RNA sequence: UUCUUAUCUAGAGAAGCGGAGGGACUGGCCCUUUGAUGCUUCAGCAACAGACAUUUACGUACUGUGCUAAUUCCAGUAGCAAUUAAGCUAGAAGAUAAGAA
Repeated sequence: UUCUUAUCUAGAGAAGCGGAGGGACUGGCCCUUUGAUGCUUCAGCAACAGACAUUUACGUACUGUGCUAAUUCCAGUAGCAAUUAAGCUAGAAGAUAAGAA
């Protein structure tokens, strides 16, 4: 990098450095000099795999990851419904974990 499987409406932020962009892509919408994104430290959330425990399930949170604005922020393709409406379902794309090549 590719493939397979599972999950994605819950949950969880402070400080320091630094100084203009960021929310994957496109459109919308939003966050941001009242300091974003990023990096570091500490803290926290979750429980995918390992470990421990256990008849199993449940569990612990020790290890490897992951995450800590907004439903994956919303939509993108198809179907259904609706026009004093603008919703539902499935999918695509993306993210994470585990396994395989």
About this RNA: The RNA shown here (SAM riboswitch aptamer (S box leader)) has 101 nucleotides. It was read from a public genome assembly, where an Rfam model found it. The model forms 94% of the base pairs in the Rfam consensus.